[in-house]
Context: one part of a larger RNA
RNA sequence: AAUAGGUUAGGGAACUCGGCAAAAAAUCAGGCGUAACUUAGGGAUAAGCCUUGCCUCAGCAAUGAGGCUGCAACGAAAGACUCUCUACUGACUGUUUAACAAAAACAUAGCUCCGUGCUAACUCCAAAAGAGGAUGUAUACGGGGUGAUGCCUGGCCAGUGUCGGAAGGUUAACAGAAGCAGCGCAAGCUUCUUCUCGAAGCCCCGAUGAACGCCGGCAGUAACUAUAACUGUCCUAUGGUAGCGAAAUUCCUUGGCACAUAAGUAGUGUCCCGCACGAAUGGCAUAACAAGUGGAGAACUGUCCCAACCAUUAACCCG
Numbered sequence: 001a002a003u004a005g006g007u008u009a010g011g012g013a014a015c016u017c018g019g020c021a022a023a024a025a026a027u028c029a030g031g032c033g034u035a036a037c038u039u040a041g042g043g044a045u046a047a048g049c050c051u052u053g054c055c056u057c058a059g060c061a062a063u064g065a066g067g068c069u070g071c072a073a074c075g076a077a078a079g080a081c082u083c084u085c086u087a088c089u090g091a092c093u094g095u096u097u098a099a100c101a102a103a104a105a106c107a108u109a110g111c112u113c114c115g116u117g118c119u120a121a122c123u124c125c126a127a128a129a130g131a132g133g134a135u136g137u138a139u140a141c142g143g144g145g146u147g148a149u150g151c152c153u154g155g156c157c158a159g160u161g162u163c164g165g166a167a168g169g170u171u172a173a174c175a176g177a178a179g180c181a182g183c184g185c186a187a188g189c190u191u192c193u194u195c196u197c198g199a200a201g202c203c204c205c206g207a208u209g210a211a212c213g214c215c216g217g218c219a220g221u222a223a224c225u226a227u228a229a230c231u232g233u234c235c236u237a238u239g240g241u242a243g244c245g246a247a248a249u250u251c252c253u254u255g256g257c258a259c260a261u262a263a264g265u266a267g268u269g270u271c272c273c274g275c276a277c278g279a280a281u282g283g284c285a286u287a288a289c290a291a292g293u294g295g296a297g298a299a300c301u302g303u304c305c306c307a308a309c310c311a312u313u314a315a316c317c318c319g
Stems, first nucleotide, its partner, number of pairs: 002312002005310004010305002014303001019300001029051004037042001039148001053068006082298007089290002094106002110146007122132003149285004154215003159212002161208005168203003175196005181190003216234005243277001244274001255271005
C1' cells in the first nucleotide's frame, strides 16, 4: 500500500454532487391491526402491536443439561421486503444503443385522419409472368399522427399541401389552311413565316386543420393612489379560448410571499410581468406501476469527527 476481509468507545450523515458504499432493522410463523387516495380491482405483507413457550437442575448472569404441552413455538429444508411522506415524467407488462447511455427514449391497448370495392390499395423481384396482402373482403387491409383512463380538444383556409370544379385564359407535338424564298425544263421537293385546331399542368373558382402551419401593436380612460371592465387607432387570414404557469419550458432570478431548517441558489404550496406554456407536433388531471428524476423524515451505521487494531497476501528484514 492493497483485499468483493473483520472489529471498534462517544457522536450519528456533521461525509458527499448525491447516504455512493457499508451497516442495521426486518426475515412471508401464530394472533391482532392496517390510513390517505382509488379506475372499487387495489393501495396491503401498508404502517404498527403482542407471542414465539412451561417445569426441574447447574450457574451471579448469559447460558447449558434433562423433562412436558398445545392446530402451534421460524414447529422440515431451501428461499424470502428497510419503512414513511412528497413532487415531476411516462398510464401499465414490455423494447433499446452486443462491448461507456435502460431512460422521461421506442412500443403499447385506446382515439383519430387518409387510402382501398377485389386482378383492392400497398409492397418485393421484374422485360414479363408471378408472389405477399389473403385462401382475407370495409367490424377487412394498408399508411400517417396521437398514446390507458377521466374532463376536453378554442380561433384562422391569406400562404403551402390535398380534394373537387363540363365555363374562361395560357400551353407541346400532331393535324388543317395560307404565304414568301430556294432548287428544278416540268411535275414537284425543301426551309421558313402566319392563322386555325389542340391534353394534362398552371392561372382561376370552391372545400378542407386529429392537413404543413399561424394565433398582434400603440395610446387614453373609474370620485385618494394604483389598476383598467371601457374607448380610440394601425395592421392582419385570425389575433392564444379552456386549462396550466419562475414549469424537464423563466433570461432578468437565489422573482415576491408562506412552509420546513439554527441557517435552504435545493424542495413544496401560492402569486402571474408566460424573455420564449397551450389544446391529438395534444392541454390539464390521474389510482396502480418504475434498477426513472428531485426533496424530506424514521431506523441504521467507520460516509464522517478521527482514526486504531486484527486477518491474508506481497513489499521489507533475518536465515
This is a predicted structure of a 319-nucleotide part of an RNA (large-subunit ribosomal RNA, domain IV) from a candidate division SR1 bacterium.
The prediction has a mean pLDDT of 81.
RNAcentral holds the full RNA, with entries from ENA.